[in-house]
This is a predicted structure of a 93-nucleotide RNA (SAM riboswitch aptamer (S box leader)) from Arthrobacter sulfonylureivorans.
RNA sequence: GGACCAUCCCGAGCGGUUGAGAGAUCUGGCUCUUUGACACCGCAGCAACCAUCCGGCCAACCGGAAAGGUGCUACCGCCAGAAGCGAUGGAGA
Numbered sequence: 001g002g003a004c005c006a007u008c009c010c011g012a013g014c015g016g017u018u019g020a021g022a023g024a025u026c027u028g029g030c031u032c033u034u035u036g037a038c039a040c041c042g043c044a045g046c047a048a049c050c051a052u053c054c055g056g057c058c059a060a061c062c063g064g065a066a067a068g069g070u071g072c073u074a075c076c077g078c079c080a081g082a083a084g085c086g087a088u089g090g091a092g093a
Base pairs, nucleotide, nucleotide: 004090005089006088007087008086013043014042015041016040017039021032022031023030025082026081027080028079029078044073045072046071048070049069050068052065053064054063055062056061077085
């Protein structure tokens, strides 16, 4: 980087730095943003998947606890269309 499986409803902010755009791409909208968005860093939080523990019924699967590995912390992936696109996790290469 490509392919496979699953999910994208809900959930979760403060500070510091920076200084104009941001919401993946394109189009049409809509929203956020110098009352500092986006991004990076620190701490905190959430609990999507994996791992651990408990229970249901051995398993698949479901529920719960906690928070180790990733991840995430405006708006239904913001809405619609297109691409069959994007993101996250897992397993195996």

Model confidence (mean pLDDT): 85 of 100. Lineage of the source: Bacteria > Actinomycetes > Micrococcales > Micrococcaceae > Arthrobacter.